[in-house]
Context: one part of a larger RNA
RNA sequence: UUGGGCGUAAAGAGCUCGUAGGCGGUCUUAAAAGUCAGUUGUGAAAUUAUCAGGCUUAACCUGAUAAGGUCAUCUGAAACUUUAAGACUUGAGGUUAGAAGAGGAAAGUGGAAUUCCCGGUGUAGCGGUGAAAUGCGUAGAUAUCGGGAGGAAUACCAGUGGCGAAGGCGGCCUCCUAGGCUGUUGCUGACGCUGAGGCCCGAAAGCGUGGGGAGCGAACAGGAUCAGAUACCCUGGUAGUCCACGCUGUAAACAAUGGACACUAGGUAUAGGGAGUAUCGACCCUCUCUGUGCCGAAGCUAACGCAUUAAGUGUCCCGCCUGGGGACUACGGUCGCAAGACUAAAACUC
Numbered sequence: 001u002u003g004g005g006c007g008u009a010a011a012g013a014g015c016u017c018g019u020a021g022g023c024g025g026u027c028u029u030a031a032a033a034g035u036c037a038g039u040u041g042u043g044a045a046a047u048u049a050u051c052a053g054g055c056u057u058a059a060c061c062u063g064a065u066a067a068g069g070u071c072a073u074c075u076g077a078a079a080c081u082u083u084a085a086g087a088c089u090u091g092a093g094g095u096u097a098g099a100a101g102a103g104g105a106a107a108g109u110g111g112a113a114u115u116c117c118c119g120g121u122g123u124a125g126c127g128g129u130g131a132a133a134u135g136c137g138u139a140g141a142u143a144u145c146g147g148g149a150g151g152a153a154u155a156c157c158a159g160u161g162g163c164g165a166a167g168g169c170g171g172c173c174u175c176c177u178a179g180g181c182u183g184u185u186g187c188u189g190a191c192g193c194u195g196a197g198g199c200c201c202g203a204a205a206g207c208g209u210g211g212g213g214a215g216c217g218a219a220c221a222g223g224a225u226c227a228g229a230u231a232c233c234c235u236g237g238u239a240g241u242c243c244a245c246g247c248u249g250u251a252a253a254c255a256a257u258g259g260a261c262a263c264u265a266g267g268u269a270u271a272g273g274g275a276g277u278a279u280c281g282a283c284c285c286u287c288u289c290u291g292u293g294c295c296g297a298a299g300c301u302a303a304c305g306c307a308u309u310a311a312g313u314g315u316c317c318c319g320c321c322u323g324g325g326g327a328c329u330a331c332g333g334u335c336g337c338a339a340g341a342c343u344a345a346a347a348c349u350c
Base pairs, nucleotide, nucleotide: 004321005320006319007304008303012318014201017198021194022193023192025088026087027086028085029084030083031082033081034080035077036076037075038074040072041071042069048066049065050064051063052062053061054060091191092188093187094185096183097182098181103177104176106174108172109171110154115149116148117147118146119145120144121143125136126135162169163168206247207246208245209244210243211242215241216240220236221235222234223233258317259316260315261314262313263312266295267294268293269292270291271290272289273288274287275286276285299306300305323350324349325348332343333342334341335340
């Protein structure tokens, strides 16, 4: 390389959009580029294959025939691919009517709790632990009542619940805004799928500038524990956590499972709709679309397990893997303020 693979053995990019490219629904007509059939030319000799012949056989040699092209040329075929023209509605999109949702951005606002400040009551303890001590407290703490300040998070509802492409999203209200779902349809008429490069988004931590700072809390300090204890436990506590605007671009970014389409037993639960039956109405019952779970048939799998939300059966496109270590490294390059990120070897060794 071919091949074989990618849930857990090496391997699905964190995620979306999208350029080139690859692939692409049904019908008709035409062309004939691919495709298929034949003609002619050529494909040197040697070699190769088959059949003969010659050295006593063999190797070897000689002869005849065949084979060998992604080749050129001409003549045809028209199923498939392609191209051109025309048509269609099932894919895709749109109209219209609904219902659901922690989807996003901005502004406002509520209550509970912690901490701090002021005042009242009140007196010797409070905290904390396995047990203690550091710590706080007669300058009046802890407890309790009233008033005030400030920041952060939103108990119950709450759920194998919902929404979002992923990261993620949870008090209430207002405004702006995106997507999906269901019913309907008389519109457009293949406008589609995937997507190398590329652009956007992207938890936490971290960085820059300016704010903010209640609680928590890396570092740090002290007290314990211990043989030691640079830890686990305790008392404090700075960055940070919060906001605005930039940067970083990584995670066990996980379902360790790329996207799209089609097909292949069921059972049960749940969320959002629709239709029918029934009814005063609702519940119940039946069917159906979309999502989310569990259990299971066939099938698949090394097994575990997966199983209409496939890891089953197929098609199309992209990404990735090729023994362990060295090595999510060095060097070089690109990006970054830095931290570092991305790309990515070899010697050597087993």
A computed fold for a 350-nucleotide part of an RNA from an uncultured bacterium, annotated as small-subunit ribosomal RNA, central domain.
RNAcentral holds the full RNA, with entries from ENA.